The RNA shown here (transfer RNA) has 71 nucleotides and comes from Aspergillus cavernicola. Taxonomically the source falls in Aspergillus subgen. Nidulantes (Eukaryota, Fungi, Dikarya, Eurotiomycetes). Its Rfam family is "tRNA". Its family is annotated with triplet codon-amino acid adaptor activity in the Gene Ontology. The literature on the family includes a 1997 paper in Nucleic Acids Res by Lowe and Eddy, "tRNAscan-SE: a program for improved detection of transfer RNA genes in genomic sequence". Rfam classes the family as a transfer RNA. The coordinates come from a structure-prediction model, not an experiment, and the mean pLDDT is 82. The RNAcentral record of the sequence draws on ENA.
This record gives sequence, C1' cells and structure tokens, in this order.
RNA sequence: GCUCCAAUAGUUCAGAGGUAGAAUUCUCGCCUUCCAAGCGAGAGGCCCGUGUUCGAUUCACGGUUGGUGCA
Repeated sequence: GCUCCAAUAGUUCAGAGGUAGAAUUCUCGCCUUCCAAGCGAGAGGCCCGUGUUCGAUUCACGGUUGGUGCA
C1' cells in the first nucleotide's frame, strides 16, 4: 500500500427496514437472625458524517478505530 471482517448498555453478545433484547453490572424492595443464593422492580446503549426511504441500528458511499490475510 491492497483485500476482507468488526464497531450495539460498564462488560460479553443477539437483533439485518417499523419505538433495541438477553446475560452480567449498578440501585431499591422481598426473603433470611445476618450474609450469600433466590425472587420482583428500576437504571444504563446502536462509532461519526452524507445519501436512499414515509421511516435507517439495519441499505449505499465516505471517514475513524481495531483485527485477519497479501505485499
């Protein structure tokens, strides 16, 4: 330098056009003599820009960061 892949909650991952979900984490409550475990409720997120579309996390293009391969 070229090709390809990835970027979603504090963390690990789903979701691939119609208001984003799980586990874990944090907070509160229940339970318990207390703690842990368990149960319930709540908090927390789509890398950036432009375009397409009635509507974009999703599609297209460009960029940023990280990674695979080639040189």